The prediction has a mean pLDDT of 85. This is a predicted structure of a 74-nucleotide RNA (c-di-GMP-I riboswitch aptamer) from Desulforhopalus vacuolatus. Rfam family: c-di-GMP-I riboswitch aptamer. About the family: GEMM was predicted in a large-scale screen for bacterial structured RNA regulatory elements. Its family is annotated with cyclic-di-GMP binding in the Gene Ontology.
[in-house]
């Protein structure tokens, strides 16, 4: 340095729910909170689901792809 496994230790993220706020809505943001996670970090590229009369949007903690990353071991 690369690959694979694991998450003991040190750390990390933060479901549901509540409050405020933006949005037609799905949902997003901030604070509280902690179900869970070994990429639950980023990206809407493919599929899927959700919203919308439609046009168009949303979800990365639905699955797959891509890029990047901590510690230790082999």
């Nucleotide at each position: 340095c690369u690959u694979a496994g694991a998450g003991a230790a040190a750390g990390c993220u933060a479901a549901a729910c509540c409050u405020g706020u933006c949005g037609c809505a799905a949902g997003g943001c901030a604070g509280g909170g902690a179900c869970a996670g070994a990429a639950a970090g980023c990206c809407a590229c493919g599929g899927g689901u959700c919203a919308a009369a439609a046009a168009u949007g949303a979800c990365a903690g639905c699955c797959g792809u891509g890029c990047u990353g901590c510690u230790u071991u082999u």
The organism belongs to Desulforhopalus, within Bacteria.